[in-house]
RNA sequence: ACGGGCAUGGCUCAAUUGGUAGAGCAGCUGAUUCCAAAUCAGCAGGUUGGGGGUUCGAGUCCCUCUGCCCGUG
Numbered sequence: 001a002c003g004g005g006c007a008u009g010g011c012u013c014a015a016u017u018g019g020u021a022g023a024g025c026a027g028c029u030g031a032u033u034c035c036a037a038a039u040c041a042g043c044a045g046g047u048u049g050g051g052g053g054u055u056c057g058a059g060u061c062c063c064u065c066u067g068c069c070c071g072u073g
Base pairs, nucleotide, nucleotide: 001072002071003070004069005068006067007066010025011024012023013022019056027043028042029041030040031039049065050064051063052062053061
């Protein structure tokens, strides 16, 4: 330089081929306990790496930039 892949709560990952962004762990509160752990119940936490475009509607499609990984020379 060229080709391909990935980027979504604090962490690990989903989202059925465009139609209300979810789960587990972690966190907080409560129950239980002498206290704690474990267990159970509940709560909070994201506008999906940045920017732009298409569309009634974008995590999903298109362009571009950034970062990481793999390959080719």

A computed fold for a 73-nucleotide RNA from a Planctomycetota bacterium, annotated as transfer RNA.
Its Rfam family is "tRNA".
The RNAcentral record of the sequence draws on ENA and MGnify.
Lineage of the source: Bacteria > Pseudomonadati > Planctomycetota.
The coordinates come from a structure-prediction model, not an experiment, and the mean pLDDT is 82.
The same sequence occurs in records of 2 taxa.